């Protein structure tokens, strides 16, 4: 240097819910709250999953609407790969 994370020390984040608030939803901000995590810190042009407003299309209807269907330019990084910074540190 590089890969590994016992043992402890000092810290950090913050799920579900619940309040507000922005979104058409899926989610997002913020306050309260802790399931839990050695990167639960940041990066969304890799995969994978979520939502469909818009746009298509199909049926009911009949001129108005209702229902299904596909579809991301929208969204998750606490799904996983990658990139990238950072605590302690023995085998």
């Nucleotide at each position: 240097a590089a890969g590994g994370u016992a043992a402890a020390a000092a810290a950090g984040c913050a799920a579900a819910c619940c309040g507000u608030u922005c979104g058409a939803a899926a989610g997002g901000a913020u306050g309260g709250g802790a399931c839990g995590c050695a990167a639960a810190g940041c990066c969304a042009u890799c995969g994978g999953c979520c939502u469909a407003a818009g746009u298509u299309u199909c049926g009911a209807a009949g001129u108005a609407u209702c229902g299904g269907g596909a579809u991301a330019g929208g969204g998750c990084g606490g799904c996983a790969g990658g990139g990238u910074u950072g605590c302690c540190c023995g085998a």
A computed fold for a 91-nucleotide RNA from a Desulfobacterales bacterium, annotated as c-di-GMP-I riboswitch aptamer.
The prediction has a mean pLDDT of 82.
Its Rfam family is "c-di-GMP-I riboswitch aptamer". Its family is annotated with cyclic-di-GMP binding in the Gene Ontology.